Model confidence (mean pLDDT): 80 of 100. This is a predicted structure of a 98-nucleotide RNA (Guanidine-I riboswitch aptamer). Of the family's consensus pairs, 100% are formed in the model.
[in-house]
């Protein structure tokens, strides 16, 4: 200098915390409290992980499809905000730093 000027959904991990369900305690059967409760559900990563799709390039075929490659790097607050709530979510590949 150059890449879809750093692609898009899905699933599912670090992680997170309490609406709800389970759980424990208190009164006693339907409540209150507690996430200093393992969890079920739930939230969840630019800088974690698979997977389709997509892009780029090069070949093959010629009803728009096949196939092979490639899709790189990447240190980082605090404040603030969403939800019941909280995070590594959002802010943000931001401020900065190298």
């Nucleotide at each position: 200098u150059a890449a879809a000027u750093a692609g898009u959904u899905u699933u599912c991990u670090a992680g997170g915390g309490u609406u709800c369900c389970g759980c424990a305690a208190u009164a006693u059967u339907u409540a209150u409290u507690g996430g200093a409760c393992u969890g079920g559900a739930c939230c969840g990563a630019g800088a974690g992980a698979a997977a389709a799709c997509g892009c780029a390039a090069g070949g093959g075929a010629u009803u728009u499809c096949c196939c092979u490659u490639g899709u790189a790097c990447a240190c980082g607050g605090a404040a603030g905000g969403a939800u019941a709530a909280a995070a590594a979510c959002c802010c943000g590949g931001g401020a900065g730093a190298u």